Overview: The RNA shown here (transfer RNA) has 73 nucleotides and comes from a Nitrospinota bacterium. It matches the Rfam family "tRNA". About the family: Transfer RNA (tRNA) molecules are approximately 80 nucleotides in length. It is annotated as a transfer RNA. Gene Ontology term of the family: triplet codon-amino acid adaptor activity. Lineage of the source: Bacteria > Pseudomonadati > Nitrospinota.
[in-house]
């Protein structure tokens, strides 16, 4: 150089007729505790890698282009 595969909250991950952005775990708050852990209740946090096309409509379909992974030379 070629070819697969990956990129969504801080981490670890889900998202299939294209229409609702979530789970865990973690953070904050307040409850229970003398205190801490646990546990229980609310809650903060995301332009879904970046750019462009198709659609009423894009995390999700097509093109580029970044970035890690990996195979092939």
């Nucleotide at each position: 150089g070629g070819g697969g595969c990956u990129g969504u909250g801080g981490c670890g991950c889900a998202g299939u007729u294209g229409g609702g952005a979530g789970c865990g775990c973690g953070c904050u708050u307040g409850a229970a505790u003398c205190g801490c852990a646990c546990u229980c209740a609310a809650g903060a946090g995301g332009c879904c890698g970046g750019g462009g096309g198709u659609u009423c409509g894009a995390a999700u379909c097509c093109c580029c282009c970044c970035a890690g992974c990996u195979c092939c030379a």